Overview: A computed fold for a 72-nucleotide RNA from a Clostridia bacterium, annotated as transfer RNA. Taxonomically the source falls in Clostridia (Bacteria, Bacillati, Bacillota). Model confidence (mean pLDDT): 82 of 100. It matches the Rfam family "tRNA". It is annotated as a transfer RNA.
RNA sequence: UCCUCAGUAGCUCAGCGGUAGAGCAUUCGGCUGUUAACCGAAGGGUCGUUGGUUCAAUCCCAACCUGGGGAG
Numbered sequence: 001u002c003c004u005c006a007g008u009a010g011c012u013c014a015g016c017g018g019u020a021g022a023g024c025a026u027u028c029g030g031c032u033g034u035u036a037a038c039c040g041a042a043g044g045g046u047c048g049u050u051g052g053u054u055c056a057a058u059c060c061c062a063a064c065c066u067g068g069g070g071a072g
Base pairs, nucleotide, nucleotide: 001071002070003069004068005067006066007065010024011023012022013021018055026042027041028040029039030038048064049063050062051061052060
């Protein structure tokens, strides 16, 4: 320098055009003599950045940034 994959909640990951979700973690409540476990609820997101396409973009297109893998 080129090719390829990934970037979404604190962490691990879904969602592939139509108002963004799960598990774990955190907080609160229930249960228990208490803790753990179990059950219920809540909080938490400029969907890496900037443009473009579209009535509408996490999703499609381009460039860039960061990380993994490969070629030279």